The RNA shown here (transfer RNA) has 76 nucleotides and comes from a Trueperaceae bacterium.
The coordinates come from a structure-prediction model, not an experiment, and the mean pLDDT is 81.
Rfam family: tRNA. By type it is a transfer RNA.
NCBI's taxonomy places the organism under Bacteria, Thermotogati, Deinococcota, Deinococci, Trueperaceae.
RNA sequence: GCCGCGGUAGCUCAGUUGGUAGAGCAUCGGAUUCGUAACCCGAAGGUCGUGGGUUCAAGUCCCAUCCGCGGCUCCA
Numbered sequence: 001g002c003c004g005c006g007g008u009a010g011c012u013c014a015g016u017u018g019g020u021a022g023a024g025c026a027u028c029g030g031a032u033u034c035g036u037a038a039c040c041c042g043a044a045g046g047u048c049g050u051g052g053g054u055u056c057a058a059g060u061c062c063c064a065u066c067c068g069c070g071g072c073u074c075c076a
Stems, first nucleotide, its partner, number of pairs: 001072007010025004019056001027043004049065005
């Protein structure tokens, strides 16, 4: 340099044909218990990597770009 995959909540990850952004764990509150853990109920938590474009409408489509992982190639 080229190709592929990935970036979405604190962490690990879903997200269908473009049509209200989600789950588990963690955190906080409550219930239960003699008490703790577990279990149960609830709450909070998001510039969807960044910048543009298309569209009535974009996490999703198009372009550019940054970062991570893997593969290939060239030079020394």

About this RNA: It was read from a public genome assembly.